[in-house]
Context: one part of a larger RNA
RNA sequence: UCCAGCGAGUUAAUGGGCCGAGCAAGGUUAAGGACCAGACAGUCCGGAGCCGUAGUGAAAGCGAGCAUGAAAUAUGCGAUUAGUUCGUUCCAUUAGACCCGAAGCCAAGUGAUCUAACCCUGUCCAGGAUGAAGCUUGCGUAACAGCGAGUGAAGGUCCGGAGUGUUGAACGUUGAAAAGUUCCUACAUGAGGUGGGGUUAGGGGUGAAAGGCCAAUCGAACUUGGUGAUAGCUGGUUCUCCUCGAAAUAGCUUUAGGGCUAGCGUUGUAAUUUAACCCGCGGGGGUAGAGCACUGGUAGAUCUAGGGGAAGCAACCCUUCUUCCGACGUCUGUCAAACUCCGAAUACCGCGGCGAAUAUUACAGCAGUCAGUUCGUGAGGGAUAAGCUUCACGUGCAAAAGGGAAACAGCCCAGACCGUCAAUUUAGGUCCCAAAAUGUAUACUAAGUGGUAAAGGAUGUGGAUUUACUUAAACAGCUAGGAGGUUGGCUUAGAAGCAGCCAUCCUUUGAAGAGUGCGUAAUAGCUCACUAGUCGAGUGAAUCUGCGCCGAAGAUGACUCGGGGCUAAGUAUACUACCGAAAUUACGGAUUGCAAAUUGAUUCGUCAGUUUGCAGUGGUAGAGGAGCGUUAUUAACGCAGCGAAGGUAUACCGUAAGGAGUGCUGGAGCGUUAAUAAGUGAGAAUGCUGGA
Numbered sequence: 001u002c003c004a005g006c007g008a009g010u011u012a013a014u015g016g017g018c019c020g021a022g023c024a025a026g027g028u029u030a031a032g033g034a035c036c037a038g039a040c041a042g043u044c045c046g047g048a049g050c051c052g053u054a055g056u057g058a059a060a061g062c063g064a065g066c067a068u069g070a071a072a073u074a075u076g077c078g079a080u081u082a083g084u085u086c087g088u089u090c091c092a093u094u095a096g097a098c099c100c101g102a103a104g105c106c107a108a109g110u111g112a113u114c115u116a117a118c119c120c121u122g123u124c125c126a127g128g129a130u131g132a133a134g135c136u137u138g139c140g141u142a143a144c145a146g147c148g149a150g151u152g153a154a155g156g157u158c159c160g161g162a163g164u165g166u167u168g169a170a171c172g173u174u175g176a177a178a179a180g181u182u183c184c185u186a187c188a189u190g191a192g193g194u195g196g197g198g199u200u201a202g203g204g205g206u207g208a209a210a211g212g213c214c215a216a217u218c219g220a221a222c223u224u225g226g227u228g229a230u231a232g233c234u235g236g237u238u239c240u241c242c243u244c245g246a247a248a249u250a251g252c253u254u255u256a257g258g259g260c261u262a263g264c265g266u267u268g269u270a271a272u273u274u275a276a277c278c279c280g281c282g283g284g285g286g287u288a289g290a291g292c293a294c295u296g297g298u299a300g301a302u303c304u305a306g307g308g309g310a311a312g313c314a315a316c317c318c319u320u321c322u323u324c325c326g327a328c329g330u331c332u333g334u335c336a337a338a339c340u341c342c343g344a345a346u347a348c349c350g351c352g353g354c355g356a357a358u359a360u361u362a363c364a365g366c367a368g369u370c371a372g373u374u375c376g377u378g379a380g381g382g383a384u385a386a387g388c389u390u391c392a393c394g395u396g397c398a399a400a401a402g403g404g405a406a407a408c409a410g411c412c413c414a415g416a417c418c419g420u421c422a423a424u425u426u427a428g429g430u431c432c433c434a435a436a437a438u439g440u441a442u443a444c445u446a447a448g449u450g451g452u453a454a455a456g457g458a459u460g461u462g463g464a465u466u467u468a469c470u471u472a473a474a475c476a477g478c479u480a481g482g483a484g485g486u487u488g489g490c491u492u493a494g495a496a497g498c499a500g501c502c503a504u505c506c507u508u509u510g511a512a513g514a515g516u517g518c519g520u521a522a523u524a525g526c527u528c529a530c531u532a533g534u535c536g537a538g539u540g541a542a543u544c545u546g547c548g549c550c551g552a553a554g555a556u557g558a559c560u561c562g563g564g565g566c567u568a569a570g571u572a573u574a575c576u577a578c579c580g581a582a583a584u585u586a587c588g589g590a591u592u593g594c595a596a597a598u599u600g601a602u603u604c605g606u607c608a609g610u611u612u613g614c615a616g617u618g619g620u621a622g623a624g625g626a627g628c629g630u631u632a633u634u635a636a637c638g639c640a641g642c643g644a645a646g647g648u649a650u651a652c653c654g655u656a657a658g659g660a661g662u663g664c665u666g667g668a669g670c671g672u673u674a675a676u677a678a679g680u681g682a683g684a685a686u687g688c689u690g691g692a
Stems, first nucleotide, its partner, number of pairs: 001692006011095007019087005026051003032045004055062002065077004098236002101233001105226006116200009125190001127159003130155001134151006163187003168183004202218001204214003239627006249262005263369002265366008278353006289342001290340002295336008306325002308322005372397002375394007402413003417589004422585003428579003431564003437576001439575006450566001456550002460547010477534005483507003488502003513528001517526002590617012628681001630678010646665005652659002
């Protein structure tokens, strides 16, 4: 991993509801007893008790009324009849209560053959080195002291085996090993190692102390019990079809991944004629916008009070002046969620009309939901960031398949009952992949722009407009000139058009600046403005706009058309045709609801069937309905050695769960109908057991 088997809403009591049955102003027995074949089943007793038949009040009490109250024509609860006992089923409560799952808590016991410490009794430590005290002796001293030599043998001494430990590394890591191997390494007469025997026990021991160790288990051992501890948590929860179909919100919560009530779903009963949409009429508002009349901000101008400065004065509460500042006011221009002289569209409310939809309201049963999310729009937070966050309105997804967007829950189109080798379309497309136009017309683009991006930049190119010059010759090119006073004055070492400062005239002219740039130390030189000639038709400047260009850097390999490829198969405008979905239509069928007709049954409430018409039939949580199948029991009817169940093969039947027939196998039981009762349906639970 696979296969087979097993594997999860049960049972009891009590309470409530639907449905069914009995009896009914009544209903019903419990324990227990009797009969009977045995304590079961059945029949009969048993009226204790319970519910109902009267309520109301705190109660005394009163009573179709009672209470409140001084009282009522007031208020509250009642009266004008239906219950009760069983059965199925749904739900709740109490119990393990759908199943599996803790870590844990407590009690009683079992453990010191591992390991920790201690006690008793044994045992072990090759060899070598060092050479303390003491002693002897020599020297020495007044005597000691001291010095030397010898002897001696000490030591948690040294080196190093046995033994004991384990510093570092490598290997090993489904190991040779649930802690090892190899090499290096520490101690090795001591707080040493070790054998045998014993003691200490679980909130306890032992610990040269690491929360270490106490039998591969230790921040409280192990075993059994309480025990099916508890789990607002995770996982799992087994056949089919039909009808409807949510929520991810509010309030409260030691509450936030849990709950309760409401909201939203479903089923039943009853009532109402209305609900949504739309139309008409009537309302209130202070948003968008706008505005500046208030509040507050803000730009400029102007005006003065006031302030600063200067002067007049020796001085001033004096006078004058001012390229300074300047409240208030006036004019012009503006801003505001917490401004408003104004003020929509929508939305909301009321009334009338229309509107029959699985509408509204009430009661009763049962739920689920309380993590939401994308997109569009209006806002707050953030950085007018986020696939961000918090609200509001709406859409989808959730719980929605189909077509388009290459792929793509939330975007666009569109809501799948089933079938058909039919048709028409939506979004989107029509060169090939790939269904359908290599369509028509007119333009644009040359960038593969299309097929990513800004500020900014540019004689790209198309369109529109304005303006200047121009056959009295423009623009560009070429030829020629571009002069004189003068080297203007100043400055300067120099300053001659051209470092800098000041001024910027006059003359000759067709024209020529006291000079546009380069250049020189300064001159010189080149050039420009300006002018003439040559040439002969457009030239320059600007605004708006279409499509393009640059700006443009990423890590495996082109990599932002889906690819091929495209100069249209790109872009703009207009038109025609076609393709294109589970949409729509056509034909056939199924089913649900409603309506009508009709048949049968009926406890007269209705139920079942047939036909026709209309409207429906996506669906998670969930509510409701109808069925299939398994095992057993009862009854009736059947099958079976002329072959039951089971197995296996198979082109049959049914809308599904499922059900037959036949062949082979198998070798003894099995089925149908009706009813009843459940150990009643597996693919999932890191499910359990067995096998492969």
Molecule: large-subunit ribosomal RNA, domain II
Organism: Elusimicrobiaceae bacterium